The part of an RNA shown here (small-subunit ribosomal RNA, 3' major domain) has 471 nucleotides and comes from an uncultured bacterium. Its Rfam family is "Bacterial small subunit ribosomal RNA". Rfam links the family to the GO terms structural constituent of ribosome and ribosome. The RNAcentral record of the full RNA draws on Greengenes and SILVA.

Context: one part of a larger RNA
Parts: sequence; C1' cells; structure tokens
RNA sequence: UGACGGGGGCCCGCACAAGCGGUGGAGCAUGUGGUUUAAUUCGACGCAACGCGAAGAACCUUACCAAGCCUUGACAUGUCCGGUCGGUUUCCAGAAAUGGAUUCCUCCUAGCAAUAGGUCGGAACACAGGUGCUGCAUGGCUGUCGUCAGCUCGUGUCGUGAGAUGUUGGGUUAAGUCCCGCAACGAGCGCAACCCUCGCCAUUAGUUGCCAUCAUUCAGUUGGGCACUCUAAGGGGACUGCCGGUGAUAAGCCGAGAGGAAGGUGGGGAUGACGUCAAGUCCUCAUGGCCCUUACGGGCUGGGCUACACACGUGCUACAAUGGCGGUGACAAUGGGACGCGAAGGGGUGACCCUUGGCAAAUCUCAAAAAGCCGUCUCAGUUCGGAUUGGGGUCUGCAACUCGACCCCAUGAAGUUGGAAUCGCUAGUAAUCGUAGAUCAGCAUGCUACGGUGAAUACGUUCCCGGGCCU
Repeated sequence: UGACGGGGGCCCGCACAAGCGGUGGAGCAUGUGGUUUAAUUCGACGCAACGCGAAGAACCUUACCAAGCCUUGACAUGUCCGGUCGGUUUCCAGAAAUGGAUUCCUCCUAGCAAUAGGUCGGAACACAGGUGCUGCAUGGCUGUCGUCAGCUCGUGUCGUGAGAUGUUGGGUUAAGUCCCGCAACGAGCGCAACCCUCGCCAUUAGUUGCCAUCAUUCAGUUGGGCACUCUAAGGGGACUGCCGGUGAUAAGCCGAGAGGAAGGUGGGGAUGACGUCAAGUCCUCAUGGCCCUUACGGGCUGGGCUACACACGUGCUACAAUGGCGGUGACAAUGGGACGCGAAGGGGUGACCCUUGGCAAAUCUCAAAAAGCCGUCUCAGUUCGGAUUGGGGUCUGCAACUCGACCCCAUGAAGUUGGAAUCGCUAGUAAUCGUAGAUCAGCAUGCUACGGUGAAUACGUUCCCGGGCCU
C1' cells in the first nucleotide's frame, strides 16, 4: 500500500423478509458423470461446466472404430514431358472407393506461323496436408466480479523512503451525482447525456392500407374520398420548468400540488472503466514451438457419437372439477414464402393425397390463434393421466434395421401435490395461453422472438449471500 477478520460505523442489491409459482417424489425428453464398447470423437467442471460449443449425428456432417484402398496426394505454387481441351453411352469385377473394357459428340483461346495463355494426363522434386500436442508460448474473441461506482494522471505540497494528499470530511444522489468545506488546483477513463425502440401531438405522403359522408355490393366489392385507423420520414414534447413545505440562503428531498399522454433516470434495449480469475477457446480463424510424412495425411463402405445396473443438472407432461370430453364461435402481434407459400374444389376416420387459381407479396398465402362461452361427467386410479407394447398406414429422402417424424385401431404403466434441501420473480412483471422464426430434405418438450388474459406482496434491514465507502 493492499487483502483478510465468526472487528466497528454508514449504504446498496429479489440478498433476506412479505408474497406468488416451481425444482427435489412419478413417466418421458435432453445434457453430464460413471460403466460398457472395436469405437461409444473432442472440448466445457462451484457461482461463471452439465437443452453448453451443437441455429437441428439415418448417409453426409464426423473429427471416432472395423475392413478394403491411394501416396506430389482431395487442395496451392513452381520445373519438365505429352496431347482428342472436354463431355458422354454401355458392360464386367467390387460393399463402395477403385480397376478393366467400350460407344458417340467435339477437337480450347489469341495468332499466318513461331509462340503465349488456359485445361487435362504423366514424371521427379521442392512441397502440400494434419479437428495431432501445448489456451501455462500467443493474437483475436468471450465469460465473470458488474452496469458495481469505481480506476488513474499532471503540477504543487507533505514524508529520509515505500507512499500520502487530491479521491478524506458534512450533506445529497441510482451514480467519485451534485453542493459546501479543505494544501491542494486541474485533467483523463468510467457515471449521466448523445443512439435505437415503446407511450402523446401535429406536419408531409395515401397504395397493396383505411371508410365518416354519398351511391353500389354476398363482400371496402366497385365508384368516390384521405376525415379516421394504419404505414414511415422529419419534427414538437419533460426541464424539478411552476407552486407550497423542508434544508445551511446550497445541492437536494417531500406533496392524494397544478398543468400534462407521460413526472422526477417515463418503460425497455444497445453501451461493460483500470483490472481479477496463468478463467474459456490452438476443434471458428490466425499463429510461435514440438510432432507425423506409403501416415497422426487422403478417398470409400459399414458401424459408432443413439450403448445402460446406476448418479446428478435442465426441461416437458401430469397427478385433475379454477378440470376432462363434446359443441359453439369472437378478438392478436411478430414473422416466413419461388427447387417456395399454397387458396378454393375433390378423395381419405386421419397423417396425407389429386388438381391447380393467386403471389418475388401492406395485394396472394402459411393462418386455425389459444385461453373464452354452453352442455355433459360427479371425486373414482376415473370420461384423470398418458408411458409402454401389438397391428396397420402417411411423408421426407439413394436409403428410416441399428437410428426419423406423424396418423389410425387396440393396449392403458407410474403418478392422488412430492423428505432434507433449493430456484425464479417487484408490474403489463410473475403465473398462464397460444403464434412465428432460425437451423432444416425430414426431425424441437430446446433456443430466439411475438402478442392474449393478468395477480399477490414489500413491516423492515436483526439475520444468510454478494458488493461499495471510512476506520
């Protein structure tokens, strides 16, 4: 000077408390450990690993294993030699890679040519190649403390010096925010503001959007209009600005004050200081060193990453009547669409199929929102629950055996609210309900967005956890 203390003082945070809903018990999904295996590729390990890398492992991916193959190589540059440059048909062997034979088309570009360039094949060598090792050699990127309020510098002053001061103190704030004081005076990185979005208003614009008035129609369908809704561009608007109280005449604080769509940071996002953890990543990429070079490189078929006594994490579905089933029928928002979305019509109990109007989309389409309302069931392992299993099908795709999703019939397990313990959340939040998208041929209980319905509680800071300042 820091760090630490079951030292002290002050302060904050869903940290506790007050509440609401879960996890821990069941079945299943998914990740991990362990075990097994020819292989179950690798990484990530308290918070900050474990629905994580992976926004999607049947082949491919794929890095792993087995078998059978290649060796200047799948890819790049250079040298030399050769030429039908290149494409294509059929057959044989084979699991394919690959090897052998064969048909047809055509004869690369510039140039008269030499030649130059491109492309293919061959030879030898320089070299290629490596998801091999080291994240404790590194860059870059990222997590975390933490959106916590801190971290520093110049000059001056003090101290032999390390250093101190400033940054401490009195108030105040979400804030090292601001005010006052002070051997300090200033400044920088952070805070705040500037940026995006939601909420209000008017302006501009009026199609594909909208419809108050006038006609018209099954229908904003058509004429007409741009007032309204909406769309999207640039503006306005909020500043403790005004009033009262309080405070030190300050900064500020209080008000069920005014005005206002919005009030004291209006809500949300982006934005992450100096640094910490030799934190994570050499398997995104880049890269030093080391290692392999007929193999630790390359291509291929099949298998594996999907195993299963068990243990843990994260979820989904339930255990029911605030419910199940049947009927009915209204109201969203965000998005996607051409090798695509697919209407209407028809077939099928259904998954789906046939046919095809329209739409590169405010025009057409995915598209049906769901919770809601009415009837029934009457407390049961049930008309709850849906695992598991048998049979039959649909779709995608060379191909669903290992190992896809969905549909129909049958089957109908555990489960009656969960021990110790533990998690999330303070408002359009929790809870609950559905919708869309990325990845993607196919596959979502995951992830990322979107809207609908819509609470309870906070006395307070003694205690648990984490953090800030002084000592």